[in-house]
Molecule: RNase P RNA; transfer RNA
RNA sequence: UCAGACAGCCAGAUGGUCGCUGCAUGCCAAUGAGAGGCAUGGAGAGGAAAGUCCGAGCAUCAAAAGAACAUGGUGCCAGCCAACGACUGGUGGAGGCGACUCCAAGGAAAGUGCAACAGAAAUAGACUUCCCGCAAGGGUAAAGGUGGAAAGGUAGGGUAAGAGCCUACCGGGUGGUUGGUAACAAUCACUGCUCUGUAAACCCCACUUGAUGCAAGAUUAAGUUUGGACAAAUGUGUGUUCUUUCACGUCCAACAAAAGUAUCGCUAGAACCUGUUGGCGACAGCAGGUCUGGAUAGAUGACCAUCAAAUACAGAACUCGGCUUAUAGAUUGUCUGAAAAA
RNA sequence: GCUAAUGUGGCUCAGUUGGUAGAGCAGCUGAUUCGUAAUCAGCAGGUCGCGGGUUCAAGUCCCGCCAUUAGCU
Numbered sequence: 001u002c003a004g005a006c007a008g009c010c011a012g013a014u015g016g017u018c019g020c021u022g023c024a025u026g027c028c029a030a031u032g033a034g035a036g037g038c039a040u041g042g043a044g045a046g047g048a049a050a051g052u053c054c055g056a057g058c059a060u061c062a063a064a065a066g067a068a069c070a071u072g073g074u075g076c077c078a079g080c081c082a083a084c085g086a087c088u089g090g091u092g093g094a095g096g097c098g099a100c101u102c103c104a105a106g107g108a109a110a111g112u113g114c115a116a117c118a119g120a121a122a123u124a125g126a127c128u129u130c131c132c133g134c135a136a137g138g139g140u141a142a143a144g145g146u147g148g149a150a151a152g153g154u155a156g157g158g159u160a161a162g163a164g165c166c167u168a169c170c171g172g173g174u175g176g177u178u179g180g181u182a183a184c185a186a187u188c189a190c191u192g193c194u195c196u197g198u199a200a201a202c203c204c205c206a207c208u209u210g211a212u213g214c215a216a217g218a219u220u221a222a223g224u225u226u227g228g229a230c231a232a233a234u235g236u237g238u239g240u241u242c243u244u245u246c247a248c249g250u251c252c253a254a255c256a257a258a259a260g261u262a263u264c265g266c267u268a269g270a271a272c273c274u275g276u277u278g279g280c281g282a283c284a285g286c287a288g289g290u291c292u293g294g295a296u297a298g299a300u301g302a303c304c305a306u307c308a309a310a311u312a313c314a315g316a317a318c319u320c321g322g323c324u325u326a327u328a329g330a331u332u333g334u335c336u337g338a339a340a341a342a
Numbered sequence: 343g344c345u346a347a348u349g350u351g352g353c354u355c356a357g358u359u360g361g362u363a364g365a366g367c368a369g370c371u372g373a374u375u376c377g378u379a380a381u382c383a384g385c386a387g388g389u390c391g392c393g394g395g396u397u398c399a400a401g402u403c404c405c406g407c408c409a410u411u412a413g414c415u
Base pairs, nucleotide, nucleotide: 001338002337003336004335005334006333007332008331010329012307013306014305015304016303017302018301020044021043023041024040025039026038027037028036046313050324051323053322054321055320056319057318058213059212060211061210062245063244065243066242067241068240069239072208073207074206075205076090077089078088079087091105092103093102094101095100106204107203111202112201113198114197115196127144128143130139131138132137152170153169154168155167156166157165171193172191173190174189175188176187177186178185179184217264218263219262223255225254226253227252228251229250230249235248236247237246271290272289273288274287275286276285277284278283343414344413345412346411347410348409349408352367353366354365355364361398369385370384371383372382373381391407392406393405394404395403
């Protein structure tokens, strides 16, 4: 210098003018009470606010209280966390010269299913071969060909021809030893070794799992209204069944009234910032500091000037932790490979 | 805001234990007719919404996006 790998940061700034939505204070007006107006002060979108894919808080479903089953989910090991399918570190596997990246990664020897076409044969065998034999018949699975997959692989011995038939190495299986918390790794001995693939097919094993979703729900207010169906408790009540207690007729339709453009839930939180301690790390502890949107037709904007330019994806609707997806431009650090120079 | 469903020729829809992508209508060509329609014969037309993964093999199974539609005081 070129080509890369990984991790991070910013998401216009400053000044001026005019607006919008909450909050605090003061004033004005008015009242049974609330709502209202003006002024001043201070605050006002994101790294993803998005998708709603996971996990929680919170709320309701009579007590979600107990047991079993079903359904769904997860799936190497250890850790972290409020929790998780997330995250961190490791093991094993795959890719890359490398920095480094990726993996839904239990069980196919519990059982069942499936493997089209081609091919002799698809989980089981003999089409063409090879060998013995005059033939009948017998032996064999090395070679050919099909396929994604063909009966452990390579070499040597052996044989009529062949074959784990035998030997060595590799692979597989069983058992031990050592190291490691563990996954696992290394190593030793034995075993000649029919047992393909698929579990993001059913399934088995282990762990786990109630449903709904702030349009949850609560407050105020408002019907012992009418009609129909079922039932008369051996009934109904949140996946099914059972248990205990508890409550009660249950469901559907119609009409009326009002709530609901009301109030609460609603924003101080597993919060954020800085420093420090422990840990490889995710993260945790301690100390100090900060208050930082809360609407309900829905605020956070517009214009001008300067900076080379102001332009990407995009706009909170109960709140958090993750994941995924979109994203112009600017910028920092560490590392790898190649070439050249000193 | 929350929750579901759907996406396959131009249109409406099939496609189940994963194994050659189909039907009806529409279109085109020919026949029939004096001509048209109907009818008959034939033909063409498909990124299975998009991108990954599992598998020998994916419209189908799994994951992530996109679009459309429906429901919820």